[in-house]
RNA sequence: GCCGGAAUAGCUCAGUGGUAGAGCAGCGCUUUCGUAAAGCGAAGGUCGCGAGUUCGACUCUCGCUUCCGGCU
Numbered sequence: 001g002c003c004g005g006a007a008u009a010g011c012u013c014a015g016u017g018g019u020a021g022a023g024c025a026g027c028g029c030u031u032u033c034g035u036a037a038a039g040c041g042a043a044g045g046u047c048g049c050g051a052g053u054u055c056g057a058c059u060c061u062c063g064c065u066u067c068c069g070g071c072u
Base pairs, nucleotide, nucleotide: 001071002070003069004068005067006066007065010024011023012022013021018055027041028040029039030038048064049063050062051061052060
């Protein structure tokens, strides 16, 4: 230099055009003499950045940044 993949909650990841979700962690409550475990509940997000297409974009297109892999 060229090619491919990834970027979404604190962490691990779903979500292929029409309300952004789960598990774990953290918080509250129940249970217990107490702790852990278990059960219930609430909270937590500029969907990496910028532009474009569209009535509507996490999703499609282009550019940029970072990370991973391959080729030379």